[in-house]
């Protein structure tokens, strides 16, 4: 330098065009318990960034950023 893959709540992850963006753990509150733990109920919280396509984009396309990988580098 060229090409390929990944980026979603604090963490791990589901969702491949029409969702209130779901789940687990963590955190917070309440219940339970003599107390703690366990357990039950509830709450908080996310689509890396910019543009494009589309009636409609987390999802498709282009670019940027970060991470990972493959190939190349001599005359």
């Nucleotide at each position: 330098g060229u090409c390929c893959c990944c980026u979603u709540c604090g963490u791990c992850u589901a969702g491949u065009g029409g969702u209130u963006a779901g789940g687990a753990c963590a955190c917070c509150g309440c219940c339970c318990u003599u107390u703690c733990a366990c357990g039950g109920c509830g709450g908080c919280a996310a689509c890396a960034c910019g543009g494009g396509u589309u009636c409609g984009a987390a999802c498709c396309c282009c670019g940027u950023a970060g991470g990972g990988g493959a190939c190349g580098c001599c005359a």
A computed fold for a 75-nucleotide RNA from a Candidatus Krumholzibacteriota bacterium, annotated as transfer RNA. The coordinates come from a structure-prediction model, not an experiment, and the mean pLDDT is 82. It was read from a public genome assembly.